This is a predicted structure of a 357-nucleotide part of an RNA (small-subunit ribosomal RNA, central domain) from a Patescibacteria group bacterium.
Context: one part of a larger RNA
């Protein structure tokens, strides 16, 4: 390379945007580049195949024919691909309409709780544990009432619920802003899909500068436990957790399942939009489109077909196909060394070999 794979065996890039590249809907016309057919030329020798000959045979060798692979010229075909041109509307996009949502950013506001401070009442305990102790408390704690302040998070609603490309998003209001779904008698007319490199985003922890600091709490100190206890439990508690700006760029970044399109029985729930029926109106009911879940046992029936090593998947496919990208090739050594690029650092990305089983 041919070939086989990637839910769990090795293997889907964390996610999206997107240039080059690859791929590409329906109809007509032209060209004849690819493609296909005919003819001609060429395709050294050796090698190969077939037939004949020579060494006693064979290997070997010699003669003849053919083959192989491609190239060039020429005549022709035009379905398919390509190129050019003219059109189409079902793919894609725009426009209009009324709705849904923890989508994003900013500002403002709210109550509960916690802690601290001030004042009142009040007196000896309180806190904590399996049990203790350290701790706190007569300089008046805990408890309780009133006031003030601060920071962080938003109970109930809340759901197999909703939104977002992913990470993720939850008190309330307002402003700005993104996307999706549905409906339309509207417009453009293939404008599409995927995407190496590239760009943007990217939980937590961590880093830089400046703020903030209630609660929690790595490190650290103390008390227990224990043979020991650098732990589990308890009392404290610094970074951090929070905000602004700038970095870091990883994850069981998971559905361990890349994206797009088409096709292939159903049943049932939730959710958004629409149509019909009904009604004074709404609910109910029937149907259509989009999203999101479930279908285990006995059995007459509750996932069919198909796929899978099995488990399971099964219109949200892991089924049947096409296109494009990423990735895998025994375990360890190792996601390491070296080099390069990036980073303030921590480190990240790319990525071996010896050796060994």
């Nucleotide at each position: 390379u041919u070939g086989g794979g990637c839910g769990u065996a090795a293997a889907g890039g964390g996610u999206c945007c997107g240039c080059a590249g690859g791929u590409g809907g329906c109809u007509g016309u032209g060209c004849g580049c690819g493609u296909c057919g005919g003819g001609a030329g060429u395709u050294a020798a050796a090698u190969g195949u077939c037939g004949g000959g020579g060494c006693u045979c064979a290997a070997c060798u010699u003669c003849g024919a053919c083959a192989c692979u491609g190239c060039u010229c020429u005549c022709g075909a035009u379905a398919c691909g390509g190129c050019a041109u003219a059109g189409c509307u079902c793919g894609a996009g725009g426009c209009c309409g009324g709705g849904a949502a923890a989508g994003g950013c900013a500002c403002a506001c709210g109550g509960a709780a916690u802690u601290g401070c001030c004042g009142g009442u009040g007196u000896a305990g309180u806190a904590g544990u399996a049990a203790u102790a350290u701790g706190c408390g007569u300089u008046a704690a805990u408890a309780u009432c009133g006031g003030c302040a601060a920071g962080a998070a938003c109970a109930c609603c809340a759901a197999a619920a909703g939104c977002g490309a992913a990470g993720g998003c939850a008190g309330u209001g307002u402003g700005c802003u993104g996307g999706a779904a549905c409906g339309g008698u509207u417009c453009u007319g293939a404008c599409a899909c995927u995407c190496a490199g590239g760009g943007a985003c990217g939980a937590a922890a961590g880093c830089g500068u400046g703020g903030g600091g209630a609660g929690c709490g790595a490190a650290a100190g103390g008390g227990a436990u224990u043979a020991g206890a650098u732990a589990c439990c308890c009392c404290u508690g610094u970074a951090g957790u929070c905000c602004a700006c700038g970095c870091c760029c990883u994850a069981a970044a998971c559905g361990a399942u890349g994206g797009a399109u088409g096709c292939u029985a159903g049943a049932u729930g939730c959710u958004g939009g629409g149509a019909g029926u009904a009604u004074c109106g709404a609910c109910c009911c029937u149907c259509c489109c989009g999203g999101u879940g479930u279908c285990g046992u006995c059995u007459a029936a509750a996932a069919a077909a198909g796929c899978u090593a099995a488990c399971g998947c099964a219109u949200u496919a892991a089924g049947c196909a096409u296109c494009c990208c990423g990735c895998c090739u025994g375990g360890g050594g190792a996601g390491u060394a070296c080099g390069g690029c990036c980073g303030c650092a921590a480190g990240g990305c790319u990525a071996a070999a010896a050796c060994u089983c």
The prediction has a mean pLDDT of 84. Its Rfam family is "Bacterial small subunit ribosomal RNA". Rfam links the family to the GO terms ribosome and structural constituent of ribosome.